RNA sequence: GGGUGCAUAGCUCAGUGGCAGAGCGCGCCGUUCACAUCGGCGAGGCCGAAGGUCCGAUCCCUUCUGCACCCA
Numbered sequence: 001g002g003g004u005g006c007a008u009a010g011c012u013c014a015g016u017g018g019c020a021g022a023g024c025g026c027g028c029c030g031u032u033c034a035c036a037u038c039g040g041c042g043a044g045g046c047c048g049a050a051g052g053u054c055c056g057a058u059c060c061c062u063u064c065u066g067c068a069c070c071c072a
Base pairs, nucleotide, nucleotide: 001071002070003069004068005067006066007065010024011023012022013021018055026042027041028040029039030038048064049063050062051061052060
């Protein structure tokens, strides 16, 4: 220098065009003498940034940023 992949909750990851989800973690309640386990409820995200396409974008296109990898 050229190319590929990834970026979504505190962490690990789903979701590929039509109201953003799960597990773990966190808070509260129940259970227990108490803790753990278990059960219930809840908080927590403007989906890396900007622009474009579309009636509608986490999703498609372009550029940028960060990380990983391949080629030279």
Model confidence (mean pLDDT): 83 of 100. The RNA shown here (transfer RNA) has 72 nucleotides and comes from a Candidatus Sungiibacteriota bacterium. Lineage of the source: Bacteria > Bacteria candidate phyla > Candidatus Sungiibacteriota. The sequence is in RNAcentral, with records from ENA. It matches the Rfam family "tRNA". By type it is a transfer RNA. Rfam describes the family as follows. Transfer RNA (tRNA) molecules are approximately 80 nucleotides in length.